[in-house]
RNA sequence: AGAGUUUGAUCCUGGCUCAGAAUGAACGCUGGCGGCGUGCUUAACACAUGCAAGUCGAACGAGAACGGGACUGCUUGCAGUCCUCAGUAAAGUGGCGCACGGGUGAGUAACACGUGGAUAACCUACCUCAUGUUCCGGAACAACAUUGCGAAAGCGAUGCUAAUACGGGAUGAAAUUAUAUUUUCCUCGGAAGAAAUAAUGAGAGGGUGCCUCUAUUUAUAAGCAUCUGACCUGAGAUGGGUCCGCGGAUCAUUAGCUGGAUGGUGGGGUAAUGGCCUACCAUGGCAACGAUGAUUAGCUGGUCUGAGAGGAUGAUCAGCCACACUGGAACUGACACACGGUCCAGACUCCUACGGGAGGCAGCAGUGAGGAAUUUUGCGCAAUGGGCGAAAGCCUGACGCAGCAACGCCGCGUGAGUGAUGAAGGCUCUUGGGUCGUAAAGCUCUUUCAACAGGGAAGAAAUUACUUAAGGUUAAUAGCUUUAAGUAUUGACGGUACCUGUGAAGGAAGCACCGGCUAACUCCGUGCCAGCAGCCGCGGUAACACGGGGGGUGCAAGCGCUAUUCGGAAUUAUUGGGCGUAAAGCGCAUGUAGGCGGAAAAGUCAGUCAGAUGUGAAAUCCCGGGGCUCAACCCCGGAAGAGCAUUUGAAACAGCUUUUCUUGAGUACUGGAGAGGAAAGUGGAAUUCCUGGUGUAGAGGUAAAAUUCGUAGAUAUCAGGAGGAACACCGGUGGCGAAGGCGACUUUCUGGACAGAUACUGACGCUGAGAUGCGAAGGCGUGGGUAGCGAACAGGAUUAGAUACCCUGGUAGUCCACGCAGUAAACGUUGUUCACUAGGUGUAGCGGGCAUUGACCCCUGCUGUGCCGCAGCUAACGCAUUAAGUGAACCGCCUGGGGAGUACGGUCGCAAGAUUAAAACUCAAAGGAAUUGACGGGGGCCCGCACAAGCGGUGGAGCAUGUGGUUUAAUUCGAAGCAACGCGCAGAACCUUACCUGGGUUUGACAUCCUGAGAAUCCUCGAGAGAUUGAGGAGUGCCCUUCGGGGAGCUUAGAGACAGGUGCUGCAUGGCUGUCGUCAGCUCGUGUCGUGAGAUGUUGGGUUAAGUCCCGCAACGAGCGCAACCCUUUUCUUCAGUUGCCAGCAUUUAAGGUGGGAACUCUGGAGAUACUGCCCCGGUUAACGGGGAGGAAGGUGGGGAUGACGUCAAGUCCUCAUGGCCCUUAUGCCCAGGGCUACACACGUGCUACAAUGGCAUAUACAACAAGCAGCAAGACCGCAAGGUUCAGCGAAUCUCUUAAAGUAUGCCUCAGUUCGGAUUGGAGUCUGCAACUCGACUCCAUGAAGUUGGAAUCGCUAGUAAUCGCGGAUCAGCAUGCCGCGGUGAAUACGUUCCCGGGCCUUGUACACACCGCCCGUCACACCAUGAGAGUUGAUUGUACCAGAAGUUGUUGGGCUAACCCUUUCGGGGGAGGCAGGCACCUAAGGUAUGGUUGAUAAUUAGGGUGAAGUCGUAACAAGGUA
Repeated sequence: AGAGUUUGAUCCUGGCUCAGAAUGAACGCUGGCGGCGUGCUUAACACAUGCAAGUCGAACGAGAACGGGACUGCUUGCAGUCCUCAGUAAAGUGGCGCACGGGUGAGUAACACGUGGAUAACCUACCUCAUGUUCCGGAACAACAUUGCGAAAGCGAUGCUAAUACGGGAUGAAAUUAUAUUUUCCUCGGAAGAAAUAAUGAGAGGGUGCCUCUAUUUAUAAGCAUCUGACCUGAGAUGGGUCCGCGGAUCAUUAGCUGGAUGGUGGGGUAAUGGCCUACCAUGGCAACGAUGAUUAGCUGGUCUGAGAGGAUGAUCAGCCACACUGGAACUGACACACGGUCCAGACUCCUACGGGAGGCAGCAGUGAGGAAUUUUGCGCAAUGGGCGAAAGCCUGACGCAGCAACGCCGCGUGAGUGAUGAAGGCUCUUGGGUCGUAAAGCUCUUUCAACAGGGAAGAAAUUACUUAAGGUUAAUAGCUUUAAGUAUUGACGGUACCUGUGAAGGAAGCACCGGCUAACUCCGUGCCAGCAGCCGCGGUAACACGGGGGGUGCAAGCGCUAUUCGGAAUUAUUGGGCGUAAAGCGCAUGUAGGCGGAAAAGUCAGUCAGAUGUGAAAUCCCGGGGCUCAACCCCGGAAGAGCAUUUGAAACAGCUUUUCUUGAGUACUGGAGAGGAAAGUGGAAUUCCUGGUGUAGAGGUAAAAUUCGUAGAUAUCAGGAGGAACACCGGUGGCGAAGGCGACUUUCUGGACAGAUACUGACGCUGAGAUGCGAAGGCGUGGGUAGCGAACAGGAUUAGAUACCCUGGUAGUCCACGCAGUAAACGUUGUUCACUAGGUGUAGCGGGCAUUGACCCCUGCUGUGCCGCAGCUAACGCAUUAAGUGAACCGCCUGGGGAGUACGGUCGCAAGAUUAAAACUCAAAGGAAUUGACGGGGGCCCGCACAAGCGGUGGAGCAUGUGGUUUAAUUCGAAGCAACGCGCAGAACCUUACCUGGGUUUGACAUCCUGAGAAUCCUCGAGAGAUUGAGGAGUGCCCUUCGGGGAGCUUAGAGACAGGUGCUGCAUGGCUGUCGUCAGCUCGUGUCGUGAGAUGUUGGGUUAAGUCCCGCAACGAGCGCAACCCUUUUCUUCAGUUGCCAGCAUUUAAGGUGGGAACUCUGGAGAUACUGCCCCGGUUAACGGGGAGGAAGGUGGGGAUGACGUCAAGUCCUCAUGGCCCUUAUGCCCAGGGCUACACACGUGCUACAAUGGCAUAUACAACAAGCAGCAAGACCGCAAGGUUCAGCGAAUCUCUUAAAGUAUGCCUCAGUUCGGAUUGGAGUCUGCAACUCGACUCCAUGAAGUUGGAAUCGCUAGUAAUCGCGGAUCAGCAUGCCGCGGUGAAUACGUUCCCGGGCCUUGUACACACCGCCCGUCACACCAUGAGAGUUGAUUGUACCAGAAGUUGUUGGGCUAACCCUUUCGGGGGAGGCAGGCACCUAAGGUAUGGUUGAUAAUUAGGGUGAAGUCGUAACAAGGUA
C1' cells in the first nucleotide's frame, strides 16, 4: 500500500466482498511446562447452607457451669461446704462503630457526569493546634427476682438496683441575639474587627502510683503526681451540601408547551439560597440556536481501531452518581430517608396448634433457572488497610494467597552434529525415473522442562515483654513517660521460589489451507449426485474448487470457525466527494430570519495572535532508569496534554462605534425597439350549416374496401345569410417575458429591458430555510357558448384474435366568465449573483468615427441571441467570455439496484389527487460514455442464373431408387435446412453383414514370447444343416554339423502374459471432408492518434472479375489470399513417321490391301503466339474504359486443378489412427438359415410417357472417350430372340468390344386412351453362379393399367451452353433408370437492378454479444416469504377526572394518663411546663371506577410486492422494433 466482482473487450460511476488489528468471548480439533493477568456480557430471575460488623470490664450493675483440689456427714455410694476455675463465658445498661469497606447498573437525557468557577447562602463526629472548665443536688429504667398470656415469635404485671445512661441548678472567659457607636475592606448586595449594655447558654468521670502537706491507727481518704475521657469556644485539616458557564444520544412521520406555571411581597421551613411550601398581587416563562413528547442509555479517566481527523466502546483498575425484593415513609445520628436498621402497603417463599408469625446473596463461596457461555460451599489475618480498645487483643469473604479454566499476554521445551546402499515402505510414473529425503536407521554429543533425591530463601517491620543506658515530671531513687541499644516472640502461601545431583533422547505437535484474490499440486473415487462456497463461482465421466491418499504452504501449544468493533471506505468527503448525460439544481420569481459583503481615516478589543499563572486526580500512553535469568509484569523519575479559568500585551485582519468617499446599487432626463401583460372594439380568408339558382348519378373514403351521404336531387358550381374558433403570406436557431408562455388590426391602461449624456443619494448590496405569489396541457365546480377538431362510445375494415393502428360518425372537452387544482422530458435534463481568462464569423436593438447632397461600404462601443474554435476542464461525449474554465458568496439536492416516490401518519384539496416520506424482504449488480462485431420490416454503392427476359423441367401418372413412418425375431449402423434423403453403398441371392434365430467354441479366426511333439502337405471313408468330429492311408524337403544334433519355416498340444471388439464417447482427439465461397477478403511490423478497449494503414475520389490498379491521405512497408506460374482446348512452326495417314506415282481394285511417300490428318516431344502491343476518343498528362485495325484467338480467349483468416462443439471412433470407459466361457470367434428386398402411408432424386417437331417399317451416312488374358472375342453354324457351339486374332494407334443414335430417304398411321404409353400378370426360356423360393438380369409369346402436359409451390441453364441423341468405363460371377466420362445435333433471351435470395464495402440506430432462431414486458395459474388494510381480541405504558386512603411527619384538640423541674400545700395533694396514649385535619403509596393517548402481539378476509425449472395468453419495449 491494495485486490476480486457489471462488459466480447474498455474507461468511469457505484455497490458487494476480501487481505489487518482487536475481544470479559463462544464453538470444533488438538494439548508439555512456567510467570503475570482475567473469568454471568443473558434473568436488577428465585435462592438451601455457612460466613461477610463488631468492639470496649481502664463507663456500669449483676455474674455462672464443666473440670481440679481440700474438708465434713462419713468414707460402698451419695450429699454438703470451701478454694480454684473466674470477676471468665453468655446476657443486660452505656460509649464508639454500623452512612466506611464490598456488590450491581435497574432507573436516570438530568447540574446525573466531565470541566471551570461561586458559596459575601452552608455543615463537618473521630484527628491536630490553642484558650478556659470539669461545682452541687436529684429521679428512674434494664439486667435480676416473682408471676401471667402465647404453638411460636414475643408481650405484659409487680418489686429491687448502678453508671461516662436521664433530669435540674450554679458559674461563666468566649459564643449567639438585640440596641446604639466606630475602624478597615468590598464584587456596593455586604464582609471582617473593636469596646459598652441586656438576654440566652456547659460538663463525667475512669486507670495507676505515692504519702511532701491535712486527717485518722501500721495504711487509707482528702491531697499530690501521671495517663485518659468529658464540656464551651476559636482555628486548621478532611469530607460533604447547594448554585452557575460550557460540553457530550436519536426521532420533526413529536410543533407548540406551561397553573406553583414566571415574577414580587409577607410568613413558614432548612445546616444553607430558592415556589422548597403557603397567603395575596401581577401575567408571565420556554420554543425552529429545537421547547414539549417518544425511544435508547449510568457518566468519566480511559479502552480498541485509525497516518491523522475521526469512528466504536465504557469488562477488569480508578473518580463520581444511582440502587439494595417492588412502592411509600420517617426515626436515630456529625453524616442515612440507611444492602446484612425500623414502620406501612404489595408480590413471592417458608413455619403454624389457623389465632398468628418469619424472610430478602445486585457481599464471599455455592444452588436452581436462563443461556453459545463464565470458577472453590478453599487457607489465613503472616503482610496492607479498616472498626473498637490505654493496651494485649478481638473482628474483618476488604485484602493476602491457593484451587479451576490455553480465556488472554509473555517466555521455554519437544533435541544438536554427522550420516547416500539416496535403505525399506508410501505416492507418482512417459517404466528411464522422480519424491517423501539427511528425513530415518547407524555413530558422536547435550540435558533446558518434566520425574526422583538433597539443600533451601526474601517477603518481618512493628507491637509487646525483659535487660541496660540517658532524659522529663515530682517531695520522691516510686509511678508514669520519651529516646537509644540488646535479647525473645510473629509466615496463610509453603518445604514454595531458587540451587545441586541422578539417569535416559529418554515423557512432550497439532491445526488450518493449497481455482483466483492468497503462500502452497498431483493421483484415485464421485458424475449438476453427494457436496463446497468470504466474493467471483466449482460439480452434468479425464474436477489443481466435492471426498480420500501422497506431497506442499502457513501458523504453532495452539490452529481454525462464528459473532462484534474500527480499518481498508475519499462509501457522509472539516482534513477529503459530488449534482449536463452515471444518484443528485426546487417549475419560476418576490422576500423574512440567517449567512456573506466596496474604498479611506480614527477609536475600541468580546473574535484573532503572543506571553504568564492556575487547573488538567492517580493509574494508562510516551521517554529514561531500575527489579524479577529475559519478556509479559512491577517500581521510580520525567515529559506531554486539548480544553477551561484568570491575567498582561499586540492591533494587521474580522467585528463594533464615529467621520468621509463613489467605483457596487439606485433615482431623475432624452431616445428608439419589441407576438411583454390586461381590457374594449374592428377585419378578411377558410371550414360547417341554412335559403335560393344551375345540374345529374354518383359522391366520399382507402393499400384495397365497407360503414356513411345521395333520385325526398347529393358531390360539383353560383349568389345570399348565420355562427363559432383560429389568425395564411410577412416569419427568420428574429423579438419580448422570471418561468409557464406570447403571433390579424386599432385604441386605452400598464410592467420590464436597452442606448446616450449629465446631475443626485451614498453601500442603500448578494443569496435566501420557512413564507407568499405566478405557474402548459389535462382535470373539477357554477353559468354561458359550441363552426371545426375530438377522449369515451357506435359502426365498417384489417387480423388467428384486434377492446388498436386505417375509415365513417360522435359526447365530454377544446372557447368565454368566475373559482379550485399545482403537476410535466415545467429540459439548456446545466440554481442565483459577482470578477477574471485567445480569437473568428453571423444576426437583433441603440450609438460613435471617416466620408458624402444622401444612401451604401469600412472602422469601432454597449446590450441581447446563434455557430466555429485555443488554453483549460471532462470517464468520455462534449463545454469553451451565454463555460461544464479559474476564483468568491449563499441556497437546494445526492449516497447501490429493486421494494417505492409506495405503505402508515400529518398537511392541503369538492374529488381526482398533490406534498412530506419509510421499513421488512430481495439481488450482486443496476448504470454512464465510448469500442469492435452482429443484426435492422435503416440508408448509400456494387456483385451473383439473385430477380427480370427466355428454354426445358419437378410437383399430377406408372415404375426405379433413397428416406421417414409403421411392421418385425431382425428389418444392422451412420447421414438431418441450404450443406441428410440414386448419400457412406464404384453395385445385400450365400459371402459381404456389422442385425436376428439356432448350433458350437474359449490363449481363441489373427500377432509376439515359453515348453513338448510332429516337416509341411495331400488323399479316402463315416456322423452332422454346417461349424466340427471319428477312422485310415501316402509323405519327407531347406541350411549348418564335431553326425549326437541344432536352426529357419509350418502344423499340433499345454500354461500364462495377452489377443479380439463395426461396443460407448466425433461434446476428449488426429487425419480427412462439407459449407459460407473462388466470396475478396484476413492480418502483421514500425510509426502516429486515443487514459483505454481500439483506431489509422484497409477509409476517401476514380477503376476492376478482384484490397485489381491509379491519385490523394499520418502513415510507411510486409504477409496469407486475387492474378500469374501448372494441365487441357483453340492456331502455327519444327523434329519423329508405326500399329496411324494417302496429295501425287505405280499396282490391285473388295479393302491404304501392296510398292512407295513424309506432303496432309493424326500421334507426342520442343517451341511460337495475345501484351491493351498499335490507332482514335473519353478520363486527373493516371489507372482504366469505349471503338477500330491486324489476327486462329482480344481484352483473366474457353475449361480444369488450385479454396486466405476463420464460422457451423458441421460430418466421420462403422476407412484408418487414437485418449478414456466398458466386455473377456463374451459385447470376442466359427457355422447354417433368415433379415438389411417387409408396406396402409408421406417426402426427395430419377427413368418412361402422355404423342404427329410423333410412332412403326425398310434403306442409308457420320463420332469420340475408353476397356480387354479367370479377359475382349471376329468369322462360321444353330436358335424368332436372349443366347449356344466352335475357334481366328489380340496383353492391343495393329485384334476385339463396335451396327453409334438422333439425322437423311421412302412408306404407313391421322388425333383415338390410338400402330401413343408401357406398368401389371400368365406361359415358355436363356445366362451367371454350390445355389436365382424369399431375392438377379435378359429373351419370346400373350396381357395392355395409370397417364390426354400436371394445384399451391418450386428447380436448372447465358454458348458449343440449355435442350436432345446415342457410346464407353469403374464396381462386378451375375445384376445400372444411379455415378464417372465421351462425342453428335444444337437454340432462345438478358430492357434492366424496383423487388425476392445470398454476398462485399461505407454509414446509421441498438437495451443484441449463445450476437434477431437475440433480448424482453404484463395479466393469469401454482408454491413460498416478508409487508399493508381489517369486524375485532389481548397485553404494556402513560394522561385526565373522581372515589377511597395504610404507615408517617406536621398542625390541632380535650372530662384521658403522667417520676425528676417550677409554684403552692392542710404534706394527703392541687396547679403549671414537658412527655405519653387517643381523636380530628392537610399531604400521600398501593388500590378502585370512568374516559383518552401511545405502542406491541394476534385475526376470518383482503391488497399489492418479492422469489421460483421447462406453465398459459399475447408481443408492449430495444432496429424507423414493424403505429418513432